Predicted 3D model of a 536-nucleotide part of an RNA (small-subunit ribosomal RNA, 5' domain) from an uncultured Pseudomonadota bacterium. Its mean pLDDT, the model's own confidence on a scale to 100, is 83. Rfam family: Bacterial small subunit ribosomal RNA. Gene Ontology terms of the family: structural constituent of ribosome and ribosome. RNAcentral holds the full RNA, with entries from ENA and SILVA.
Context: one part of a larger RNA
RNA sequence: AUUGAACGCUGGCGGCGUGCCUAACACAUGCAAGUCGAGCGGAAGAGGGGAGCUUGCUCCCUGAUUCAGCGGCGCACGGGUGAGUAACACGUGGAUGAUCUACCCAUCAGUUUGGGAUAACAGUUGGAAACGACUGCUAAUACCGGAUACGAUCCUUAAUCGCAUUAGGGUGAAAGGCGGCCUCUGCUUGCAAGCUGUCGCUGAUGGAUGAGUCCGCGGCCCAUUAGGUAGUUGGUGAGGUAACGGCUCACCAAGCCGACGAUGAGUAGCCGGCCUGAGAGGGUAAUCGGCCACACUGGGACUGGAACACGGCCCAGACUCCUACGGGAGGCAGCAGUGGGGAAUAUUGCGCAAUGGACGGAAGUCUGACGCAGCGACGCCGCGUGAGGGAUGAAGGCCUUCGGGUCGUAAACCUCUGUCGGGAGGGAAGAACCGCCACGGUGCCAAUCAGCCGUGGUCUGACGGUACCUCCAAAGGAAGCACCGGCUAACUCCGUGCCAGCAGCCGCGGUAAUACGGAGGGUGCAAGCGUUAAUC
Numbered sequence: 001a002u003u004g005a006a007c008g009c010u011g012g013c014g015g016c017g018u019g020c021c022u023a024a025c026a027c028a029u030g031c032a033a034g035u036c037g038a039g040c041g042g043a044a045g046a047g048g049g050g051a052g053c054u055u056g057c058u059c060c061c062u063g064a065u066u067c068a069g070c071g072g073c074g075c076a077c078g079g080g081u082g083a084g085u086a087a088c089a090c091g092u093g094g095a096u097g098a099u100c101u102a103c104c105c106a107u108c109a110g111u112u113u114g115g116g117a118u119a120a121c122a123g124u125u126g127g128a129a130a131c132g133a134c135u136g137c138u139a140a141u142a143c144c145g146g147a148u149a150c151g152a153u154c155c156u157u158a159a160u161c162g163c164a165u166u167a168g169g170g171u172g173a174a175a176g177g178c179g180g181c182c183u184c185u186g187c188u189u190g191c192a193a194g195c196u197g198u199c200g201c202u203g204a205u206g207g208a209u210g211a212g213u214c215c216g217c218g219g220c221c222c223a224u225u226a227g228g229u230a231g232u233u234g235g236u237g238a239g240g241u242a243a244c245g246g247c248u249c250a251c252c253a254a255g256c257c258g259a260c261g262a263u264g265a266g267u268a269g270c271c272g273g274c275c276u277g278a279g280a281g282g283g284u285a286a287u288c289g290g291c292c293a294c295a296c297u298g299g300g301a302c303u304g305g306a307a308c309a310c311g312g313c314c315c316a317g318a319c320u321c322c323u324a325c326g327g328g329a330g331g332c333a334g335c336a337g338u339g340g341g342g343a344a345u346a347u348u349g350c351g352c353a354a355u356g357g358a359c360g361g362a363a364g365u366c367u368g369a370c371g372c373a374g375c376g377a378c379g380c381c382g383c384g385u386g387a388g389g390g391a392u393g394a395a396g397g398c399c400u401u402c403g404g405g406u407c408g409u410a411a412a413c414c415u416c417u418g419u420c421g422g423g424a425g426g427g428a429a430g431a432a433c434c435g436c437c438a439c440g441g442u443g444c445c446a447a448u449c450a451g452c453c454g455u456g457g458u459c460u461g462a463c464g465g466u467a468c469c470u471c472c473a474a475a476g477g478a479a480g481c482a483c484c485g486g487c488u489a490a491c492u493c494c495g496u497g498c499c500a501g502c503a504g505c506c507g508c509g510g511u512a513a514u515a516c517g518g519a520g521g522g523u524g525c526a527a528g529c530g531u532u533a534a535u536c
Base pairs, nucleotide, nucleotide: 001535002534003533005532006531007530008529009528012383013382014381015380016379017378018376019375020341025339026338027337029336030335031334034073035072036071039070040069042067043066044065047062048061049060050059051058052057080294081293082292090218091217092216093215094214095213096212099211100210104207105206106205107204108203109202110201111200112146113145114144115143121136122135123134124133125132126131152171153170154169155168156167158165176199177198178197179196180195181194185192186191220266222264227257228256229255232254233253234252235251236250237249238248239247269291270290271289272288273284274283275282276281296317297316298315299314300313319330320329321328322327347373349372350371351370355369356367357366358365359364386416387415388414389413396407397406398405399404420477422472423471424470425469426468430463435458436457437456438455439454440453441452442451480525481524482523483522484521485506486505487504491520492519493518494517495516501508502507
């Protein structure tokens, strides 16, 4: 000088930060990932219209809205933790002629023709429950054929560096939804199979983004760890992967690593940074950012562009819970919160108003990310606890050589001020969008609309009646802590008598102790001050 600190005494206000370092111990409860009806069939259904009509009922049509199901996208992001890991995990620089990339952007081409199911639903039925079973019905942007197809892909051929190229043959695709219109086509009232806009879908190429893999170099400790290794090291062939490779397998060879420290053991997430220091260096890995690993413990795959997946699945284990004993359910190292451990670390708060994210054409829905508020002097910073005058130097305390000295302009008293806190009134910025309304422009088209752009208006604030401003009252509510032998700024008295005690080091205390305890006085910091721990 510093700290994610703790402890003791003390404590007025505000701003900005920050807060389980220990048990990766166990968890009650609530919330933390949904969304789309403009992909699909159905169920319920406010309201509206019509008919019957027994006048308060029945039937038909339409239908805001809601619901589970099929389907799509998301759930691999965001959030947490640091257990494991000494490793291409990380940092840095390269390679990928050994690779993939949903959504997004650009360009080109296409979007054709058929089919069979299934959930929902209905019926029957099993089970205490969790959850099923059977039969029957139905839809799709769900699923499966056929057609067509490029510079895609495979084989052959030629030449060749595996790139690029020539020729021949084979293989591989799709899905529709919503809105507008009548120019063309069909029917011709108007509509759609037509046209058109938009959102999608399929193939190809390129981009962007993200990711996988490989390599050089770099960063802990122990030699009281000296040898280690059989898929081990290499080859051939095959399998596997998006992709190279003993990654896996069969066969063949006997290699490969090591005092430039292999192997083993211990410890540890790595980095930007942070602390210290003149620097070199040393220490550290909280908050914030990048990467990695993990998600009760161990193992496994499925789906998917991507996971071997925190709030998915399966198996095994430990633990907890329910049970009708047959069988089931669960995983806070998400946000709060509880028990436990500990010297020690917060609210079961408000809001999606902003920023960001998922879905959606949009309105919007969801979002313990995030924005805020609460608690803690835990840290840093700012402010206050009054200012000026006031000597006969009051009273009182302490000391005294008894003369006096000192606390001390300190107080009282006088004149003022009004920060913070208190009361009253006013009262933000953060809001830009989006949507809606009006107007103008642009715009593809046969045309209108849609869409796009601009202007004006309107709408949206958790924090919060907060910040801030004005007024009112009033010196009124707001100072402590450590130290005073030397180091080291600051001295006397009393008590005690090697006792009681102090102490960072030297050392004090055995009858005048500036060193123990108290008091007066002083010194240093100050809403803090000391102590302990730790680092330079």